[in-house]
Parts: sequence; C1' cells; structure tokens
RNA sequence: GCACUAAUAGUAUAGUGGCAGUACAUCACGUUGUGGCCGUGACGGCCCAGGUUCGAUUCCUGGUUAGUGCA
Repeated sequence: GCACUAAUAGUAUAGUGGCAGUACAUCACGUUGUGGCCGUGACGGCCCAGGUUCGAUUCCUGGUUAGUGCA
C1' cells in the first nucleotide's frame, strides 16, 4: 500500500427494512436475626457523517477504531 471482517447497555452476546432482546453486573423491594443465595421490578445501548426509503440498527458511500491475510 491492497483485500476481507467487525463495531449494539458497565461486560458478553442475539437480532433484523416497521417499538432493540437476553445473560451477568448495578439499584430498589421481598425473603433472612445480618449477609449471601433465591424471587419480583427498575436503570442503561445500535461507532461517526451523508445518501436511498413512507420508514434505516439493518441497504449504499465515505470516515474512525480494532482484527486477519497478502505484498
């Protein structure tokens, strides 16, 4: 220098053109003599910019970051 892949909550991960889920973590309540375990609930997220579309996390273009391969 070129090609490919990935980016979703604090962490890990699913998802797909029509409200973004799950687990752990955190917090509250219940339970307990206290704590833990357990149960119920809450909080919290689509890397950035543009385009297509009635509608984009998803499709397209560019960028950023990370990884892999080739030279």